Context: one part of a larger RNA
RNA sequence: CCUCUGUUAAGGAACUAGGCAAAAUGGCCCCGUAACUUAGGGAGAAGGGGCACUUCUGGGUGUGCAUAGCACUUGGGAGUCGCAGUGACAAGGCUCCGGCGACUGUUUACCAAAAACACAGGACUCUGCUAACUCGAAAGAGGAGGUAUAGGGUCUGACGCCUGCCCAGUACUGGAAGGUUAAGGGGACGGGUUAGCCCUAGAGGCGAAGCUCAGAACCGAAGCCCCAGUAAACGGCGGCCGUAACUAUAACGGUCCUAAGGUAGCGAAAUUCCUCGUCGGGUAAGUUCCGACCUGCACGAAUGGCGAAACGAUCGGAGCGCUGUCUCAACAGAGGGCCCG
Numbered sequence: 001c002c003u004c005u006g007u008u009a010a011g012g013a014a015c016u017a018g019g020c021a022a023a024a025u026g027g028c029c030c031c032g033u034a035a036c037u038u039a040g041g042g043a044g045a046a047g048g049g050g051c052a053c054u055u056c057u058g059g060g061u062g063u064g065c066a067u068a069g070c071a072c073u074u075g076g077g078a079g080u081c082g083c084a085g086u087g088a089c090a091a092g093g094c095u096c097c098g099g100c101g102a103c104u105g106u107u108u109a110c111c112a113a114a115a116a117c118a119c120a121g122g123a124c125u126c127u128g129c130u131a132a133c134u135c136g137a138a139a140g141a142g143g144a145g146g147u148a149u150a151g152g153g154u155c156u157g158a159c160g161c162c163u164g165c166c167c168a169g170u171a172c173u174g175g176a177a178g179g180u181u182a183a184g185g186g187g188a189c190g191g192g193u194u195a196g197c198c199c200u201a202g203a204g205g206c207g208a209a210g211c212u213c214a215g216a217a218c219c220g221a222a223g224c225c226c227c228a229g230u231a232a233a234c235g236g237c238g239g240c241c242g243u244a245a246c247u248a249u250a251a252c253g254g255u256c257c258u259a260a261g262g263u264a265g266c267g268a269a270a271u272u273c274c275u276c277g278u279c280g281g282g283u284a285a286g287u288u289c290c291g292a293c294c295u296g297c298a299c300g301a302a303u304g305g306c307g308a309a310a311c312g313a314u315c316g317g318a319g320c321g322c323u324g325u326c327u328c329a330a331c332a333g334a335g336g337g338c339c340c341g
Stems, first nucleotide, its partner, number of pairs: 001336008010327002014325001019322001027051005036041001038158001052080012081085001093320007100312002105117002121156007133142003159307004164237003169234002171230005178225003184219002190213004196206003199202001238256005265299001266296001277293005
């Protein structure tokens, strides 16, 4: 010097990113307990008091025939000892304000336990049974020995109050008049070949049938175009200028664009760049925190919005208690290191 352990004057978070760690609280009985609340809870809220032993004296229960006994239990009185009586061990620290997630659960086996996943509940959608869907070249199997109060997919995520506008784009569903459109059908016209025929007899011309090559019009579904519907489908939800008898602001007006221009609620927020916004609270002092304001760079309604009791090894802020975290270190013990042998 290191590791582990114990104690510490005065102070008591001044430590630190942060009370990390430690200290403190701790059992049982009695008293007593707030806001809020989904009336269950919150609650072991908080905050107090008692607890050993001796002796005296009541009550209750069980057993028992019993007002014997024995066992258990619950009161009252008097007294004894210690600093201390759940005498050691084991055994909640508490409160207030906020974010997120309702909750119990689940997860990164070996750096993340969470506000992530799941979840009851909500919604849309597919599926009439040889179901949809999934696995499998297939047979077949799962779904299910189920049958729409069932099963699959997707989103949301208890509960409460709610969930606005846009169908132009994309998607899905429906429609079928018209346009486009494949294989296939169809074969007009044309080419090759040659029996034959013609002539000026050639490297000439014409050319049936058959075989063969090529092939126009026309007839051909779905799809696409097209016409509608649908946003708890993917998604989207404006700009400029002017205006009121102080100023400021603009209920009001004008204009351009759009499919429609963000409603309720919330808002410097897990979202606010400017920003340590401004005001208020808390502190002697507060880039954090809480309450407001609204100028929302760039909230917003099931990629849900806003609330909300309970819950949380969750995250942020404050306080009480308590402490070697610190001011600032000291001492003691155990084991190492180190030195000598």
This is a predicted structure of a 341-nucleotide part of an RNA (large-subunit ribosomal RNA, domain IV) from a bacterium. RNAcentral holds the full RNA, with entries from ENA and Rfam. The prediction has a mean pLDDT of 88.